The prediction has a mean pLDDT of 83. This is a predicted structure of a 133-nucleotide RNA (FMN riboswitch aptamer (RFN element)) from Aliiroseovarius zhejiangensis.
RNA sequence: CGACAUUCUCAGGGCGGGGUGAAAUUCCCCACCGGUGGUCACAGCCCACGAGCGGCUUCUUGCGAAAGGGGUGUCAGCAGACCCGGCGAAAUUCCGGGGCCGACGGUUAAAGUCCGGAUGGAAGAGGAUGGUC
Numbered sequence: 001c002g003a004c005a006u007u008c009u010c011a012g013g014g015c016g017g018g019g020u021g022a023a024a025u026u027c028c029c030c031a032c033c034g035g036u037g038g039u040c041a042c043a044g045c046c047c048a049c050g051a052g053c054g055g056c057u058u059c060u061u062g063c064g065a066a067a068g069g070g071g072u073g074u075c076a077g078c079a080g081a082c083c084c085g086g087c088g089a090a091a092u093u094c095c096g097g098g099g100c101c102g103a104c105g106g107u108u109a110a111a112g113u114c115c116g117g118a119u120g121g122a123a124g125a126g127g128a129u130g131g132u133c
Base pairs, nucleotide, nucleotide: 002133003132004130005129006128007127008126009125010124016030017029018028019027032112033102034101035049036048037047038046044100045099052078053077054075055072056071057070058069059068060067061066082098083097084096085095086094104116105115106114
């Protein structure tokens, strides 16, 4: 120095102004937000990953309905989005312009932003210890 082992910490943001209405942070106008790793140059919209809702499976609780935990993507389910120009060796990543996307359940009116699962989980990031190689 590298690998390995153990362990700790961190790890998602945004409805502001107005209109209509009995009622809308949900509709309409203008706004606001953008996880992680990669990519000859910096990414919500290129590549990949995570998480969510489900499915299958297993355990616990329960009279039952069902609820919670574990496993599983080798599980044919649901769930997204970019173009033009410029500079440059190189950019769908920078600059200029114009667009677009955003799970599930709830809510007196339909949600990227409110409430909920979530004081959860995680892609990953950083540190410490050991002296095993």
The model forms 97% of the base pairs in the Rfam consensus. It matches the Rfam family "FMN riboswitch aptamer (RFN element)". Rfam links the family to the GO term FMN binding.